Small-subunit ribosomal RNA, 5' domain from Chitinophaga pinensis, 524 nucleotides, folded computationally.
It matches the Rfam family "Bacterial small subunit ribosomal RNA".
Its mean pLDDT, the model's own confidence on a scale to 100, is 85.
It was read from a public genome assembly.
[in-house]
Context: one part of a larger RNA
Order: sequence, then C1' cells, then structure tokens
RNA sequence: GGAUGAACGCUAGCGGCAGGCUUAAUACAUGCAAGUCGAGCGGUAACAGGUGUAGCAAUACAUGCUGACGAGCGGCAGACGGGUGAGGAACGCGUACGCAAUCUACCUUUAACUGGGGCACAACUCCGCGAAAGCGGGGCUAAUUCCCCAUAAAAAAUUGAUGUGGCAUCACAUUAAUUUUAAAGUUCCGACGGUUAAAGAUGAGCGUGCGUCUGAUUAGCUAGUUGGUGAGGUAACGGCUCACCAAGGCAACGAUCAGUAACUGGUGUGAGAGCACGACCAGUCACACGGGCACUGAGAUACGGGCCCGACUCCUACGGGAGGCAGCAGUAAGGAAUAUUGGGCAAUGGACGCAAGUCUGACCCAGCCAUGCCGCGUGCAGGAUGAAGGCCCUUUGGGUUGUAAACUGCUUUUAUCUGGGAAGAAAUCUUCUGUUUCUACGGAAGUUGACGGUACCAGAGGAAUAAGCACCGGCUAACUCCGUGCCAGCAGCCGCGGUAAUACGGAGGGUGCAAGCGUUAUCC
Repeated sequence: GGAUGAACGCUAGCGGCAGGCUUAAUACAUGCAAGUCGAGCGGUAACAGGUGUAGCAAUACAUGCUGACGAGCGGCAGACGGGUGAGGAACGCGUACGCAAUCUACCUUUAACUGGGGCACAACUCCGCGAAAGCGGGGCUAAUUCCCCAUAAAAAAUUGAUGUGGCAUCACAUUAAUUUUAAAGUUCCGACGGUUAAAGAUGAGCGUGCGUCUGAUUAGCUAGUUGGUGAGGUAACGGCUCACCAAGGCAACGAUCAGUAACUGGUGUGAGAGCACGACCAGUCACACGGGCACUGAGAUACGGGCCCGACUCCUACGGGAGGCAGCAGUAAGGAAUAUUGGGCAAUGGACGCAAGUCUGACCCAGCCAUGCCGCGUGCAGGAUGAAGGCCCUUUGGGUUGUAAACUGCUUUUAUCUGGGAAGAAAUCUUCUGUUUCUACGGAAGUUGACGGUACCAGAGGAAUAAGCACCGGCUAACUCCGUGCCAGCAGCCGCGGUAAUACGGAGGGUGCAAGCGUUAUCC
C1' cells in the first nucleotide's frame, strides 16, 4: 500500500447493487416452513343449494339428490427443496479412468397384454379400560388395498448345442427342452390409467491411479489382522459376515499415535513464483438433542417418520404420557459484534391433480444496519472599502483567514408539493377460429402484479434541505502563539516533556481524505 462477513470512537444528505451470529452443533415460548388427489373407494361431521312432509306463514323435520368435503381406506410426494459444519486426514474431496461386479420411481420410444374369481381391514356401529396420550374386544363394508386362478415370452431359473470376442474370472450372439412369474380401474367417451419386456435419458452405488495440514520430544503397528477354500448376505464386487486352513499385511518414500481441519470451483495479495483464506454464489460430503437400530420404499438407515437407551424440558388424577428451530421469523444466554415474530405465490422452480386449483418462510419482494462497493449532492459566476471579527508580528502600521463573506446575477440535481404513471405477463384457462390420421400446433378477444401509485416522466416555488474526521518533529503532505514545566501527558519506530515544546493541552492557520474519517484485529 491492498484486503475484510469486521468491531470501536467521532460524524452523517440521498440513491443503486450486494452483504449481515465468524462466539454457545447452547437452551428454546409462539406462529408458520409438505402436502395433494372426490376423474381410485366406502361415505357425509361442517357449509351452501335443491327436493319432500307438516303448517296460512315464520319455521320445524326428513333426504348424499347436488356443489363440495372433516375424519378414514388407497395412490403419489414427505430421500427434493431449506439449514449447519459438530465429526471426519478418509477414495471424504479434486482430477482421470474402470464396473465382463450394479440398481434407477416419475419421463421418452418400441412391442405385447389388460380374462375370471375370492378373503379381509379401517371408516361406521356396539361394548369395555384410561386423568390424558391413547388402547382393547365383538359386528358390518368398498376400492386403483390384498390374495387365488387363467393366459404369456424378448423376462427369470436349470440343463444342453453352435459361433464370435476378451488381460482373466469369463462375456456376447443364435438356438433346443423343462419350470416359474402379470395386470385396475375411472369416465362427461374426449381421455387418464394398469401389467410385462427391451432401449434411452436422468439419478445413484462400487473400485482404482495421482493430489490433499503439522509433529519423530510419536518407531514400530496389526488378530477379521493379510491371503485362501466354502457358505451366507447385497442391486452389485469384496473379511462385508461366518466356518475351516495358511501366516501373513503395513512401515524411515514416515506405518502407528497425537494435534488441527468439512473439501473444491474459487477469494485476498503479489510483477510472478508463491503465501494466506474457503463468508456470500456454485458442486460434493457429513450431520439433524447425544448414541444405536431397523421398517417402508425405485431411492433413507429418513431434520419437521418409527423403535430403544441416555441427558434435559413440560403435563399428570402419580398409574403414566409429550417434546426436539444446525427451516423462516422470534426469545434467552454467550459475545467487541450480526436484522422483521413483515407481504405475496404476480414471476421462476417444486409436490399432487386430466384440469380448475391447493400447498410451497424454496423463491420473489418489502423492513432494519454507512457493513461494503459504485454514483450523486451539499451550489455556480461575478464581486476588494482586500469590511468587521479572530490569529500572528519588528504594533500610528503590516500579514493572514480571503473572493472567503456581504452584495449582484444565474441554476434547481437533490429535498418538498402537485399531476401522470410502467416493464417485469409469457403462459394456463374461457370463447371464437385455422391446420391436423393420431398427437399437437397457430391466430383473435377476454382473464391474472406481492413489489406499488414504486421506478420513471412532467410541473411549481426557492440557495433553498445537506460536512465531517484524522493529522501537521523525522519517516510523511502540512507552523505559529498561549498554557504546562521529566508534571500532566504523547508515542507505529526513532523518541518528545526538567521555563521560550512546530512532538503534551488549547487556539489560529495549514495538509489529507470525504458521507465518511480515524483506531484496533487479521492476511498478503
């Protein structure tokens, strides 16, 4: 000198863009953050409408008949998105390969199929237990829930045959026989689905080479340890697990142990080499009160699912129960220190749904903070009695503040007021219409904006609404006076201060930067 997720002191006009618990992975009140589908099903608790009965009427009652829909069964999604960096020195990450050792819901393409039957369990109802959370028993019932039968091979399994290829275990192609295994309906007739198989796409799993901090005042470490055979297990290879057998395996090219740490793209600095860092944004990993476990599922060993143990908090009728903000806000605590218990699904994206749509603290916006970067302003021109006042000096005077002010003319960014006023909207959907075998595509009109009456534009009057901070001995740009008297104090280094201090404190003047300026901390 540059830099910062900064903090502190003094000061502060505006806008744009970004950023905002670096500490206690400490504890959490409250609200919200993952639902959706009635075009899968039985139904009808609430709301609205209709119909019927009674009544002159008000009204009462009945009725799932309709729109819809609480709770329930079922499907899909809750493995994404969002948070944090505790652990981990590891194939965790980065990079490059490999899987002849693998899986992949939704989506796309292709081929074939979608026949028949049955048993349940919720809801509901009856009974019982419990303070509650909730639980148990009997009975009835539907389905795209579950089960059975049929059909079926390019699928799977077993046994063969032929050929081709590979580093090897072997792989692939063709072919024969036997065995096994599917399905679900809804419907407004438009469609949406279901099953099997093959291929693709996407995502995931596994293996390997190389790279990846410090310490030798850590030198030996290892028993599923290293390898083999067999078996189990997995989507899959493998001591992954087990039985048996052998005695191996790693290490001075640093094993083991200890400490520290999420990794990377990148960021800061530097001419570069390098050094330091890894906040925001993006990719990967790990974690979700501490620890362990599996279930469901295409996918989890699952942040807002389950079970167990533990600590803690809360409720309790003392028998027993409930909970998990490292989601968004917010609270307490810690700390030098870090924001609103805001608006909206209008856009983008996601889940579900044929769709309308619902949900979405993802996201888009707004609020707070000079935390940073960038931009703008605080006026411009003229104006010498070089005014007054202040300060200084060699004091009837001179110098300086200083064209600075006053005064004259001009401008109006910004601020204030008044008026107008967006883009972001493309779609979807509705109506009309054109092309089209299907599917789909196109045109016209209508519908939809949180931000926001915001940005922006125009007008009005008026210099009007707007400057500080640090420094002035040398390094280092900028000097005098007064006070103080080794005191009070300053200080980054050298060093100032003991009676004329350009170094302390004040003043005048000056220098630098400027809505900031200094200080502290850290890195180069």